[in-house]
RNA sequence: ACAGAUGUAGUUCAAAGGUAGAAUAAUGGACUCCAAAACCAUUGAUGGGAGUUCGAGUCUCUCCAUCUGUG
Repeated sequence: ACAGAUGUAGUUCAAAGGUAGAAUAAUGGACUCCAAAACCAUUGAUGGGAGUUCGAGUCUCUCCAUCUGUG
C1' cells in the first nucleotide's frame, strides 16, 4: 500500500428493516442471630458522521479503532 473481518450495558454474547435482550457484574430489597448462597426489583449500551427508508443495531458511503492475510 492492497484485500478481508470485527466494533451493542463494567464484562461475555444475542437481536429476519418494526418496543434493543440474556447471562454476569453493580445497587437496593427480602431472608438470616450475623454473613454467604438462592429469591425479587432497579440501573446501565448500538464506535463517529452522512445517506436510503414511513421506520436503520441491521442496507449504502465515509472516517476512526482493533485483528487477519497478501506484497

A computed fold for a 71-nucleotide RNA from a Bacteroidota bacterium, annotated as transfer RNA. Its Rfam family is "tRNA". It is annotated as a transfer RNA. Gene Ontology term of the family: triplet codon-amino acid adaptor activity. The coordinates come from a structure-prediction model, not an experiment, and the mean pLDDT is 84. The organism belongs to Bacteroidota, within Bacteria. The sequence is in RNAcentral, with records from ENA.